[in-house]
RNA sequence: AACCGAUAAAGGCAAACUUGCCGAAAGGCAAGGACGCAAAGCCAUAGGGCCUUUCGAAAGAAUGGCAGCCGAGCUACCGAA
Numbered sequence: 001a002a003c004c005g006a007u008a009a010a011g012g013c014a015a016a017c018u019u020g021c022c023g024a025a026a027g028g029c030a031a032g033g034a035c036g037c038a039a040a041g042c043c044a045u046a047g048g049g050c051c052u053u054u055c056g057a058a059a060g061a062a063u064g065g066c067a068g069c070c071g072a073g074c075u076a077c078c079g080a081a
Stems, first nucleotide, its partner, number of pairs: 004079002012037002017032006035068001041074002047070002049066003053062003
């Protein structure tokens, strides 16, 4: 340094649900709350997938969204085996 990931230490994030606000919706933001997470950090014009809305007989097209669905890329704390 790369891989790897302890019943280690320090710190971090925060599902469902509740409340408030935004949005036509998917969903987002804030507070509470912890199911979990070693990238549950960033990235969604140009990887795949899923969801919303509109159009369409359908195939599909357009639209907005999801990174806590998988992968790629970039970056990062700690250090036993």
This is a predicted structure of an 81-nucleotide RNA (c-di-GMP-I riboswitch aptamer) from a Clostridiales bacterium. The sequence was found by an Rfam model in a public genome assembly.